The part of an RNA shown here (large-subunit ribosomal RNA, domain IV) has 344 nucleotides and comes from a Candidatus Nomurabacteria bacterium.
Rfam family: Bacterial large subunit ribosomal RNA.
Context: one part of a larger RNA
RNA sequence: CCGUGGUCGAGGAACUAGGCAAAUUACAUCCGUAACUUUGGGAAAAGGAUGCCCUACUUGUCAUUGAUGGGUAGGGGGCACAAAAAUGGCUCAAGCGACUGUUUAGCAAAAACACAGGUCUCUGCUUAACUCGUAAGAGGAGGUAUAGGGGCCGACGCCUGCCCAGUGCCCGUAAGUUAAAGCCGGGGGUGAUCAUCGUUUAGGCGAUGUGAGCUUUUGGUCGAAGCUCGGGUGAACGGCAGCAGUAACUAUAACUGUUCUAUGGUAGCGUAAUCCCUUGCCGGGUAAGUUCCGGCCCGCACGAAAGGCGUAACGACUUGAGCACUCUCUUAAUCACGGACUCG
Numbered sequence: 001c002c003g004u005g006g007u008c009g010a011g012g013a014a015c016u017a018g019g020c021a022a023a024u025u026a027c028a029u030c031c032g033u034a035a036c037u038u039u040g041g042g043a044a045a046a047g048g049a050u051g052c053c054c055u056a057c058u059u060g061u062c063a064u065u066g067a068u069g070g071g072u073a074g075g076g077g078g079c080a081c082a083a084a085a086a087u088g089g090c091u092c093a094a095g096c097g098a099c100u101g102u103u104u105a106g107c108a109a110a111a112a113c114a115c116a117g118g119u120c121u122c123u124g125c126u127u128a129a130c131u132c133g134u135a136a137g138a139g140g141a142g143g144u145a146u147a148g149g150g151g152c153c154g155a156c157g158c159c160u161g162c163c164c165a166g167u168g169c170c171c172g173u174a175a176g177u178u179a180a181a182g183c184c185g186g187g188g189g190u191g192a193u194c195a196u197c198g199u200u201u202a203g204g205c206g207a208u209g210u211g212a213g214c215u216u217u218u219g220g221u222c223g224a225a226g227c228u229c230g231g232g233u234g235a236a237c238g239g240c241a242g243c244a245g246u247a248a249c250u251a252u253a254a255c256u257g258u259u260c261u262a263u264g265g266u267a268g269c270g271u272a273a274u275c276c277c278u279u280g281c282c283g284g285g286u287a288a289g290u291u292c293c294g295g296c297c298c299g300c301a302c303g304a305a306a307g308g309c310g311u312a313a314c315g316a317c318u319u320g321a322g323c324a325c326u327c328u329c330u331u332a333a334u335c336a337c338g339g340a341c342u343c344g
Base pairs, nucleotide, nucleotide: 001339002338003337004336005335006334007333009331010330011329014328019325027051028050029049030048031047036041038155052076053075054074055073056072057071058070059069060068061067062066077081089323090322091321092320093319094318095317096315097314101113102112117153118152119151120150121149122148123147130139131138132137156310157309158308159307161240162239163238166237167236168233169232170231171230172229175228176227177226182221183220184219185218186217187216188215189214190213194209195208196207197206198205199204241259242258243257244256245255268302269299280296281295282294283293284292
């Protein structure tokens, strides 16, 4: 000097990103206990007192020689009486998530996931919808809309505004458009058959015409869903403006004009887990506060189930403050063990 474990004078967070770590607290009985609240809680809130041994008195229970409790008063000893070990520090305020729970086996336990609950949608059952499987078949379910599948939100309280132009979904179907197949034709290729002519002793061969069938191409007719079209639908995907002027100080603009749009952000909240400018401005707390709390609102770029705003209880969550406590720190010391180091 390092590691581990202790002690300590004065101060007591001055340490540090941060009270990290350590210390404090801790048990039982008695007393006492706030805001708030969903009346259950909060609560072991907070904050106090007592605890060992002896004597006297008193009062219970079981039981009757006795055993075992409670209470009152007085006294005693020790450094120390919950004598060891084990064994909550507490409070105030804010954010987020209601809660218990779950999670990145091995760097993240959370504000993430789940949750009860809300709502939308699909599903009427001989094969439900949906999922797995090529299929058979299986799950759903030996269930039947108070059931089952899927999506979103996420206790509870108060609420959940406007827009259906675009996209999606649902309903409708007069008209337009529209496939294959079918039917009616045209053209090309091939060319059976039949007819005529020529030729041959015969079998046959050749030429011309006819033209079935097959094939190919093309026109017309007919032709469903879909799309176009007409409605609806936002707890469907989503969206929810700009520029000017105006009041008898100034400032501001309830008001007016105008452009565009499907409609122009309602309630509530707001420098926020969201604010760039920003350490915004004012107030509080501190001697001093980029954090924190309460207000303000010109919201770069909150906003209503990708929910909005509150909220008791809860949290190894995050942030700020205080009390207690301490070697975290300042100054001054110290012990034990194991290393390093020196010697052997």
Taxonomically the source falls in Candidatus Nomuraibacteriota (Bacteria, Bacteria candidate phyla).